[in-house]
Context: one part of a larger RNA
Molecule: large-subunit ribosomal RNA, domain II
Organism: Candidatus Taylorbacteria bacterium CG10_big_fil_rev_8_21_14_0_10_41_48
RNA sequence: GCCAACGAGUUAAUGCAUGCUGCGAGACUAAGCCCUUUGUCGGGUGGAGUCAUAGGGAAACCGAGUGUUAAAAGCGCGCCAUAGUAGUACGCAUUAGACCCGAAGCCAGGUGAGCUUGCCAUGAGCAGGUUGAAGUUUGUCGAAAGACAGAUGGAGGACCGAACGCUAGAGACGUGCAAUACUCUGCGAUGACUUGUGGUAUGGAGUGAAAAGCUUAUCGAACCUGGUAAUAGCUGGUUCUCUCCGAAAUAUGUUUAGGCAUAGCGUCGUAUGUUCCCUCGAGGGGUAGAGCACUGGAAGAUCUCGACAGGUCGAAAGAUCGCGAGACCUAUCAAACUCCGAAUACUCGAGAUUAAAAAUACGGCAGUAAGUCCGUGGGGGCUAAGCUCCACAGGACAAAAGGGAAACAGCCCGAAUCUCAACUUAAGGUCCCAAAAUGUAUGCUAAGUACAAGCGAGGUGGUGAAUCUUCUCUGACGGUGAGGAUGUUGGCUUAGAAGCAGCCAUCAUUUAAAGAAAGCGUAACAGCUCACUCACUUAGAGGAUUUGCGCCGCAGAUGAUCGGGGUUAAAGCAUACUACCGAAAUUGAGGGCUUUAUGUUUCUUCGGAAACAUGGAGCGGUAGGAGAGUAUUCCACUCUGCUGUGAAGGAGAAGGGGUGACCCACUCUGGAGCGUGUGGAAGUAAGAAUGUUGGC
Numbered sequence: 001g002c003c004a005a006c007g008a009g010u011u012a013a014u015g016c017a018u019g020c021u022g023c024g025a026g027a028c029u030a031a032g033c034c035c036u037u038u039g040u041c042g043g044g045u046g047g048a049g050u051c052a053u054a055g056g057g058a059a060a061c062c063g064a065g066u067g068u069u070a071a072a073a074g075c076g077c078g079c080c081a082u083a084g085u086a087g088u089a090c091g092c093a094u095u096a097g098a099c100c101c102g103a104a105g106c107c108a109g110g111u112g113a114g115c116u117u118g119c120c121a122u123g124a125g126c127a128g129g130u131u132g133a134a135g136u137u138u139g140u141c142g143a144a145a146g147a148c149a150g151a152u153g154g155a156g157g158a159c160c161g162a163a164c165g166c167u168a169g170a171g172a173c174g175u176g177c178a179a180u181a182c183u184c185u186g187c188g189a190u191g192a193c194u195u196g197u198g199g200u201a202u203g204g205a206g207u208g209a210a211a212a213g214c215u216u217a218u219c220g221a222a223c224c225u226g227g228u229a230a231u232a233g234c235u236g237g238u239u240c241u242c243u244c245c246g247a248a249a250u251a252u253g254u255u256u257a258g259g260c261a262u263a264g265c266g267u268c269g270u271a272u273g274u275u276c277c278c279u280c281g282a283g284g285g286g287u288a289g290a291g292c293a294c295u296g297g298a299a300g301a302u303c304u305c306g307a308c309a310g311g312u313c314g315a316a317a318g319a320u321c322g323c324g325a326g327a328c329c330u331a332u333c334a335a336a337c338u339c340c341g342a343a344u345a346c347u348c349g350a351g352a353u354u355a356a357a358a359a360u361a362c363g364g365c366a367g368u369a370a371g372u373c374c375g376u377g378g379g380g381g382c383u384a385a386g387c388u389c390c391a392c393a394g395g396a397c398a399a400a401a402g403g404g405a406a407a408c409a410g411c412c413c414g415a416a417u418c419u420c421a422a423c424u425u426a427a428g429g430u431c432c433c434a435a436a437a438u439g440u441a442u443g444c445u446a447a448g449u450a451c452a453a454g455c456g457a458g459g460u461g462g463u464g465a466a467u468c469u470u471c472u473c474u475g476a477c478g479g480u481g482a483g484g485a486u487g488u489u490g491g492c493u494u495a496g497a498a499g500c501a502g503c504c505a506u507c508a509u510u511u512a513a514a515g516a517a518a519g520c521g522u523a524a525c526a527g528c529u530c531a532c533u534c535a536c537u538u539a540g541a542g543g544a545u546u547u548g549c550g551c552c553g554c555a556g557a558u559g560a561u562c563g564g565g566g567u568u569a570a571a572g573c574a575u576a577c578u579a580c581c582g583a584a585a586u587u588g589a590g591g592g593c594u595u596u597a598u599g600u601u602u603c604u605u606c607g608g609a610a611a612c613a614u615g616g617a618g619c620g621g622u623a624g625g626a627g628a629g630u631a632u633u634c635c636a637c638u639c640u641g642c643u644g645u646g647a648a649g650g651a652g653a654a655g656g657g658g659u660g661a662c663c664c665a666c667u668c669u670g671g672a673g674c675g676u677g678u679g680g681a682a683g684u685a686a687g688a689a690u691g692u693u694g695g696c
Base pairs, nucleotide, nucleotide: 001696002695003694004693005692006691011096012095013094014093015092016091018089019088020087021086022085023084026051027050028049032045033044034043035042055062056061065077066076067075068074099237100236102234106227107226108225109224110223111222117201118200119199120198121197122196123195124194125193126191128160129159130158131156135152136151137150138149139148140147141146164188165187166186168185169184170183171182203219205215206214207213240629241628242627243626244625245624250263251262252261253260254259264368265367266365267364268363269362270361271360272359274357275358278351279350280349281348282347283346289340290338291337295334296333297332299330300329302327303326304325305324306323310321311320312319313318371397372396373395374394375392376391377390378389379388380387402413403412404411417591418590419589420588422587424585428581429580430579431565432564433563437578439577440576441575442574443573444572450567451566458552459551460550462549463548464547465546466545467544468543469542470541471540478537479536480535481534482533483532485509486508487507490504491503492502515530518529519528520527592619593618594617595616596615597614598613599612600611601610602609603608630685632682633681634680635679636678637677639675641674642673649669650668651667652666655664656663657662
């Protein structure tokens, strides 16, 4: 891991509601006692007591009233308006282990020092080598104390190093040889040494050269048993089917925030009977917008005032720039401004339609109170976030499948009762992948722009459209040819300055026209162009504004791409039009179920129930509510049932029935019991719980 078996809302008491049954203004007995029995079955007796029949008051007490109060007033609760009670079933609650499994822990009584820590008693062990303390003695010296030298001697938590003890570093091992071992290098090795045996000290206690170490692979409180099914607002799990309806993730409170209580929203029942929704009308408002009349902000102009810091000029007077305040004008800003002011929403009233959909009240049972994205109005943030916090009788997902968006809970279309080689459409599409026009008409784009949302300031003689305007056959713009001169090298400056380094002036003449020169150039000249003019050619040429589609700006992290192929009078963009495709939508045909209305029949405890027919409406669904069934084991009765002419059980996708759980038949196997119907009772359904046990 798989398979099989086992595995989770039970039982008792009490209470509430609902259904059914008995009796009914009454209902019921409890303990006990008696009888009977296979039986703790059953049948009698027992009215003690409980509930109801009257309430109000704290009570005394009064009583269809009573309490409050001085009160016959008012007000509160009652009467007027009568159904209960006992049993039983189901649902829920409370108390109990209370649906099941799961702690870490707390307490009590015991068991442990054969491991390990300390201590006590009694034993044992330490190759070999080295060093050479005190003391003693001999010699020399000395008056002595003593000094020096030699010999002797054998001290030491002394030295080196085996046994023995230890484990600092590394390797290897790390489903190991091993739940701490192995290898190499290390440390101690006559000592606070090591070790055998026996004894001794323990659970809030021991022992500890102290690490909260150790106390039998267990230690910041051992182990075993018990209290004990401790408790768990936490996690996980909780077993058959079908039908109807169907949420919430909000508010208030909470030692409360991942838990509860109440309300909201769901469901079921009863009652009311259109109260709901919709339309119309009438209201109040101070939001959006707008505005500047108030409160404030902020810009510019003008004027006035100031015992106005400061700068500049001036000898000073003063001038000028500026500073502060105010008035007025212009153009403005505001969630905590308003002279104004909607749409919606809200409240009230009236009216019509729908008859299966609402609404309201009371009662039973819940779940929910972690929400998420999108749109809109806002707060926070950076008008950042797939961010966060509010709002909307908003939408969707949650709890919703289908089609579209390549893929894609929350976007777009649209709500799946079942079957169907049927029909029409929605969003979105129609060259191929891939269903459907390589459609029609008119333009644009040349960038593969684009065909996927989006990318700024700025630049653009890429190209299209519209409008305004200037020149032009008295010849425009452009091109070609020619001229572009003279005084003069203007004056000054300068080494030079001649149109063209710089300063000043910028005249005049001849002309068709030609600047004391717009640019290049020279050391300075020279030289080449330009302005300006003529001739030839020839019909358009130029300048603005607005706008469409493009281009540059445009750089990213594993290999690119519009989903791909690919596409250029398009398969791109814009406008208009027609056709078609396209969903579980709509429609058509047929079937099932629910509910409601009408009708018929049958039954009836006369309340009603069931069946059938014909219409209407409906049938996605998590938590959850309500209803109806299937299966298993046992009991009672039943079929005076089945069975060796083969029961149960097992195997066999295939026959038949049922919406389904499931049931029936047939074949093989198996070899002795088993079923139908009606009721009753439960150890009553497994795929999940790191479930338990067994097998592989």